[in-house]
Description
Predicted 3D model of an 87-nucleotide RNA (c-di-GMP-I riboswitch aptamer) from an Alphaproteobacteria bacterium. Its Rfam family is "c-di-GMP-I riboswitch aptamer". Rfam links the family to the GO term cyclic-di-GMP binding.
RNA sequence: CUGUGACAAUAGCAAACUGCCGGUAACGGUGGGACGCAAAGCCUCUGGUCCUUGGAAUAGCCAUUCAAGGAUAGCAGGGUUACCGCA
Numbered sequence: 001c002u003g004u005g006a007c008a009a010u011a012g013c014a015a016a017c018u019g020c021c022g023g024u025a026a027c028g029g030u031g032g033g034a035c036g037c038a039a040a041g042c043c044u045c046u047g048g049u050c051c052u053u054g055g056a057a058u059a060g061c062c063a064u065u066c067a068a069g070g071a072u073a074g075c076a077g078g079g080u081u082a083c084c085g086c087a
Base pairs, nucleotide, nucleotide: 002087003086004085005084012037013036017032018031019030020029021028022027035074041080042079043078045077046076047075048072049071050070051069052068055066056065057064058063
């Protein structure tokens, strides 16, 4: 440097649920809590999924579509950085 995660060690993150806070919402922050994770570190570039106060059209008070904006990195791909072991 490349590949890899069988064994081992040291550390790390933290699903559901939940107190408080933010957001119209998806969801996020923080504390508790651990289902899991070898990148479950970071980046919305691509696809997926989800949301939308407000805008437009249809419509008729239900909703659908469009545009725009947003969420998810623990949906996948991609980019990028990194610990330990092994080859």
The coordinates come from a structure-prediction model, not an experiment, and the mean pLDDT is 84. The source organism's lineage runs through Bacteria, Pseudomonadati, Pseudomonadota and Alphaproteobacteria.